This is a predicted structure of a 1380-nucleotide RNA (small-subunit ribosomal RNA) from an uncultured Gammaproteobacteria bacterium. It matches the Rfam family "Bacterial small subunit ribosomal RNA". Its family is annotated with ribosome and structural constituent of ribosome in the Gene Ontology. The sequence is in RNAcentral, with records from ENA.
RNA sequence: GAUUGAACGCUGGCGGCAGGCCUAACACAUGCAAGUCGAGCGGUAACAUGUCUAGCUUGCUAGAUGAUGACGAGCGGCGGACGGGUGAGUAAUGCUUGGGGAUCUGCCUUAGAGUGGAGGAUAACCAUUGGAAACGAUGGCUAAUACUGCAUAGUAUCUGCGGAUUAAAGGGGGCCUCUUCUUGAAAGCUCUCGCUAUUAGAUGAGCCUGCGUCAGAUUAGCUUGUUGGUGAGGUAAUGGCUCACCAAGGCAACGAUCUGUAGCUGGUCUGAGAGGACGAUCAGCCACACUGGGACUGAGACACGGCCCAGACUCCUACGGGAGGCAGCAGUGGGGAAUAUUGGACAAUGGGGGAAACCCUGAUCCAGCAAUACCGCGUGUGUGAAGAAGGCCCGAGGGUUGUAAAGCACUUUCAGUAGGGAGGAUUGGUUGCAUUACUAAUAUUAAUGUAGCUUGACGUUACCUACAGAAGAAGCACCGGCUAACUCAGUGCCAGCAGCCGCGGUAAUACUGAGGGUGCAAGCGUUAAUCGGAAUUACUGGGCGUAAAGCGCGCGUAGGUGGUUAGAUCAGUUGGAUGUGAAAGCCCCGAGCUUAACUUGGGAACUGCAUUCAAUACUGUCUAGCUAGAGUAUAGUAGAGGGAAGUGGAAUUCUGCAUGUAGCGGUGAAAUGCGUAGAGAUGCAGAGGAACAUCAAUGGCGAAGGCAGCUUUCUGGACUAAUACUGACACUGAGGUACGAAAGCGUGGGUAGCAAACAGGAUUAGAUACCCUGGUAGUCCACGCCGUAAACGAUGACAACUAGCCGUUGGGAGGGUUUACCUCUUAGUGGCGAAGCUAACGCGUUAAGUUGUCCGCCUGGGGAGUACGGCCGCAAGGUUAAAACUCAAAGGAAUUGACGGGGACCCGCACAAGCGGUGGAGCAUGUGGUUUAAUUCGAUGCAACGCGAAGAACCUUACCUACCCUUGACAUACUAAGAACUUUCCAGAGAUGGAUUGGUGCCUUCGGGAGCUUAGAUACAGGUGCUGCAUGGCUGUCGUCAGCUCGUGUCGUGAGAUGUUGGGUUAAGUCCCGUAACGAGCGCAACCCUUAUCCUUAUUUGCCAGCACGUAAUGGUGGGAACUCUAAGGAGACUGCCGGUGAUAAACCGGAGGAAGGUGGGGACGACGUCAAGUCAUCAUGGCCCUUACGACCAGGGCUACACACGUGCUACAAUGGGAAGGACAAAGGGUUGCUAAGCCGCGAGGUGGUGCUAAUCUCAUAAACCUUUUCGUAGUCCGGAUCGGAGUCUGCAACUCGACUCCGUGAAGUCGGAAUCGCUAGUAAUCGUGGAUCAGAACGCCACGGUGAAAUACGUUCCCGGGUCUUGCACUCACCGCC
Repeated sequence: GAUUGAACGCUGGCGGCAGGCCUAACACAUGCAAGUCGAGCGGUAACAUGUCUAGCUUGCUAGAUGAUGACGAGCGGCGGACGGGUGAGUAAUGCUUGGGGAUCUGCCUUAGAGUGGAGGAUAACCAUUGGAAACGAUGGCUAAUACUGCAUAGUAUCUGCGGAUUAAAGGGGGCCUCUUCUUGAAAGCUCUCGCUAUUAGAUGAGCCUGCGUCAGAUUAGCUUGUUGGUGAGGUAAUGGCUCACCAAGGCAACGAUCUGUAGCUGGUCUGAGAGGACGAUCAGCCACACUGGGACUGAGACACGGCCCAGACUCCUACGGGAGGCAGCAGUGGGGAAUAUUGGACAAUGGGGGAAACCCUGAUCCAGCAAUACCGCGUGUGUGAAGAAGGCCCGAGGGUUGUAAAGCACUUUCAGUAGGGAGGAUUGGUUGCAUUACUAAUAUUAAUGUAGCUUGACGUUACCUACAGAAGAAGCACCGGCUAACUCAGUGCCAGCAGCCGCGGUAAUACUGAGGGUGCAAGCGUUAAUCGGAAUUACUGGGCGUAAAGCGCGCGUAGGUGGUUAGAUCAGUUGGAUGUGAAAGCCCCGAGCUUAACUUGGGAACUGCAUUCAAUACUGUCUAGCUAGAGUAUAGUAGAGGGAAGUGGAAUUCUGCAUGUAGCGGUGAAAUGCGUAGAGAUGCAGAGGAACAUCAAUGGCGAAGGCAGCUUUCUGGACUAAUACUGACACUGAGGUACGAAAGCGUGGGUAGCAAACAGGAUUAGAUACCCUGGUAGUCCACGCCGUAAACGAUGACAACUAGCCGUUGGGAGGGUUUACCUCUUAGUGGCGAAGCUAACGCGUUAAGUUGUCCGCCUGGGGAGUACGGCCGCAAGGUUAAAACUCAAAGGAAUUGACGGGGACCCGCACAAGCGGUGGAGCAUGUGGUUUAAUUCGAUGCAACGCGAAGAACCUUACCUACCCUUGACAUACUAAGAACUUUCCAGAGAUGGAUUGGUGCCUUCGGGAGCUUAGAUACAGGUGCUGCAUGGCUGUCGUCAGCUCGUGUCGUGAGAUGUUGGGUUAAGUCCCGUAACGAGCGCAACCCUUAUCCUUAUUUGCCAGCACGUAAUGGUGGGAACUCUAAGGAGACUGCCGGUGAUAAACCGGAGGAAGGUGGGGACGACGUCAAGUCAUCAUGGCCCUUACGACCAGGGCUACACACGUGCUACAAUGGGAAGGACAAAGGGUUGCUAAGCCGCGAGGUGGUGCUAAUCUCAUAAACCUUUUCGUAGUCCGGAUCGGAGUCUGCAACUCGACUCCGUGAAGUCGGAAUCGCUAGUAAUCGUGGAUCAGAACGCCACGGUGAAAUACGUUCCCGGGUCUUGCACUCACCGCC
């Protein structure tokens, strides 16, 4: 996708047509479904008519009469063997298709013949009688187309061929003759329906048989009437169908037997087909009729609505006994997801009976129920923009629903109402007429034709017309991808969805709802089922080196396949013809319903089977040959091929003797162990077992497993050369059978070494291990089992064909100086490669290439090579070999990365070499923890922790406790009032509340406007509330590491690769060379700033060489422009030059010159990306949350707490020092709410003072280490300064919690710091001071500056850490903090 006898959910207008218990072959109430014939018979219970009688009342009731129409029951005939139902059984007594011959066949057709004459019963009925009933019993009467003989009988049957045997039934209509004279009887004629025995047919049935007809081998043997024969019996008929006797057969791997399942077919569904699945309706066959068995009757049955017996069940019963069979049509209960009316009619079609009328017919034809399927129709059409309202969305503009609606103009199918109205119905019946036949006949009867009359369940039919009015008529599923169709809200891994992947954890196109959309439409979805896609069982049409899959390997049976030539045959094969292959269905062409579904006519087809006639290439079979396959013989060759026997040396171990003394042994290091009772070591001798160094090799041999000292012997195979012989003898090989490593088992030996188990010692968190010391089975031999291995080339055997090159082993040929060697060839064994193949890797004459033959094996992963069963085994176990259940993957090859206690190379204060620290002390500061009303929040490995914070007493402040406000502290808009604002007082902690004073402003075109304050109302404000895992921006980090990519081309099926790898080189993917790559971009470098040198220009506030003036002194002044400085512009450095190395390159090393040399020093600058890194508390921002509070104001408190732990710092522990006195030299900054001078006061912090400076002018501002002199003398000190007491200074509303500083006094720890750990490669470390930002005040922090400092050291890259490139492995890719 197609389909269904479907079911369920939601919904539902009409019609046509078809189908409707798939389950319990479960049980059934009730009604109906098989009767008919009086023209077979005796008759007359009921009804009607006629006639008669009685009661009588016009008419009714009762009776008689078979006379008539008819007819209950009965005898008899035909039919109940058809029609209808169901699918339980059946794997063949079945079905399908094709044959066969030993049979029967009612009714029907055909042909000729016959139908004569007798007889005795019996039901009905009557009487008596039994029983509850069902049903009988006895006696008596009676008929037949009932029954029985006799006669006759042929072309029948039997036969010994002479012969013998078997029949019948009459009924109905008409005519005529005789007699009686119109009533009955008899004879005759005739028509018709029957009857009997036969013939031939048709129809139907029985029997036999070939091919075909599900699954299981975890069913391998089955069978005794079994297989066959002879003879009987039996049947309609053949036959072990049955019996007696005889023989011992028959079936089976081409699947017997057994088990399970199943009605079979035409066909139906699907599929391109081949196939696969199914077997409702319709049609053919079979089987069954409550279950099992049996026969009777009959033409036909072993009989659905017949009989008998047995059983189960149900019902009736007077308990003695009886009755029943819906798998017929309806219907009921039950079962089930599920399947209809206790309808109408015999009008049509057909069936039974009948001479017929006619009767019967739940067959059938119709109707009813349910959208169950298929088909058709409708639910309106046109117009209609103010793009209405409403809904939904929104970026607030609008968009969408949407011409949709409304409105206007039309139409009326279907449904509704009313009226009309076919066809199914005439070949029937009946009446009349005509013709023909029989006949004497115009009777009768039969047949044919013609005219009239008559029969409809459906049915209020189909169809047609009229009427009215858009009027009565749309839903279902879906909208993440597959798959057409998207937004909002709710929910928040919940609720839920889901066919697969998967969705849902606060922005869900995936859940739920809505709006919108998509699809189909009186249906739409879901579930179930079948086929398809699925080449996913592969016949068409697959595979097996690594994905599942080659048996461990030979030999060989059946089977399959088979070289070459000729002849024969015609089984296979090919062609023609004939018969058959039912109808329906499918297909094609037509026809009928308005169309279609549906119905119907014709054709084709039914791919098959059988018979027959031909052909003879190929295959088969038979016959006769051939030698190319295969084999045999001869002569040789190589070899760890196999079996047996013998034998050799080295080594280990043990034993003895000797020498000799303290260790040996073992390991990463040790210990157990051995040893003074003499080990180990060394020498000699001996014992015993096992294995065979060197040679030795991608060398050899073998089927594989496997095989190694040497000699002898027995033996298998291979190869080479040349000839001869056989003449297809071959290949493969299910079963079968032989061999088959190691381990293991049994019996008996043997045991040197090694060594499972075991013991001890170590290692370890543990160590039932790895290491060590010992050590038993075993390893060895003989015999017997086992039968498995990654038994691997993970590659079955055989044969043929398809480029080469290079080795190597065994043989042969040719050449050659007969040596080396060269060439050719053959059988092995290796390497690389062409074509080709392969998913790729790879294979490639030793194929995984191209072909042929045969065998084995595979069909997602797990369960599981497991369970059960069978076979084998002493056992261990082997072999054969499932299912339930479960998962959505498992797997192969290759790719990119990441990772590795993989490899190679390289780099970095990474290690090393050094210097100085931290970790110990006290204090400062941050963090954790704890505490608290609160100790606000954030930052947490490196990359948080002197971080946000460049500065918390209030403020800040976000926290806590009280108090207090609600359009609000802040923004915009509206209205009203008022200038704004200000003075003072009271209450209060203040916010705030109350009272009070002054003030009426600015602009103006005179209309008003701007600004501010207060009040009111509503939109709104506000939030340091949450989410950094919704975000922007900014930042950290790897890392200033050298990387990260692109275009085009090329390679690859592809992911991808190449470029970017390689050889050098560099700080560098820096550059050079090579190169299927060629180029390019972001990074690197450079350009920018600063610093180091010089030049030019400029000259004030800076400078002062020379000239001059002046001062106690000072560039203070005139002047100068040399110098320093300042600040603009230039120069300079580029491996440019030289030498060497290198590949003549890039570059490196050394040198010259130069202020500076190989990036001169420093800074800014941070590729693609990583870490859901950090920040919603800088800011911005989506969503969520609060709105008399999570917002705002305010006072006080807290962020400063303190058992403790950590980080970062400061000060020290002292003599390279501390104290005292004197003396010298910077840079870079800041300053008007500011820096502040001189002077004076104070020991000091500071005060006072008010000069200068908006700064190269004034000021902060004395730089300190340093130098000189002096003191201290190794001590808890003249080191160190914490802590505490007292007294002060300054800032500030305010210094209590909780500031800094000063002075006096006090004088703690600390004597250089464990494990561990940090920084630094030169103007660097270390050390010394100075300034600045923040800031009222408050740095030991941060940022900047200079001074001292020729500080020291670097062998080097083994190791630790981090990084880069290449390579390798990988089951990782969220990427080793992985996976399992």
Its mean pLDDT, the model's own confidence on a scale to 100, is 85.